[in-house]
RNA sequence: CUCAUCUAGAGCGGUGGAGGGAACGGCCCAACGAAGCCCGGCAACCGGUCCCCGCCUCGGCGGCGACAGCGGUGCCAACUCCGGUCCGCCUGGGCGGACAAAGAUGAG
Numbered sequence: 001c002u003c004a005u006c007u008a009g010a011g012c013g014g015u016g017g018a019g020g021g022a023a024c025g026g027c028c029c030a031a032c033g034a035a036g037c038c039c040g041g042c043a044a045c046c047g048g049u050c051c052c053c054g055c056c057u058c059g060g061c062g063g064c065g066a067c068a069g070c071g072g073u074g075c076c077a078a079c080u081c082c083g084g085u086c087c088g089c090c091u092g093g094g095c096g097g098a099c100a101a102a103g104a105u106g107a108g
Stems, first nucleotide, its partner, number of pairs: 001108006011039001013038003019029003024083003040076003045072003048067003052063004080102001084099007
C1' cells in the first nucleotide's frame, strides 16, 4: 500500500500491585483490586483435512462449501463505549438508517 472483517462469543482461577479503555474531548472501568504475567476460555483470518467446479506447461494453481481446532496469529466491560456528515421519526434531548474519518485484526 491492497483486500476482507469489525451487531455474536469468551473464568466469581493464580500472581501482581495502580492503573486502564489507541490519540484528543467526553463518558466510563478499577483496593468488592487496574495494567502486566501464568493458567483457562472464545472465535475461526492463515496453515491443515474433505467435497465439488474451473484453468493448466500435469506438477500444480484458483474458486465455492464443509469439518476439526493440531500449528501461526487474534481476541475475552460498554456497537471499534460515544464523537463527523446527510436523511427520517419523536422533538430544545434522543432513536433509527446510510456514508465518511481515524483505528483494530488477518492475509498478501

SAM riboswitch aptamer (S box leader) from a soil metagenome, 108 nucleotides, folded computationally. The RNAcentral record of the sequence draws on MGnify. Its mean pLDDT, the model's own confidence on a scale to 100, is 82.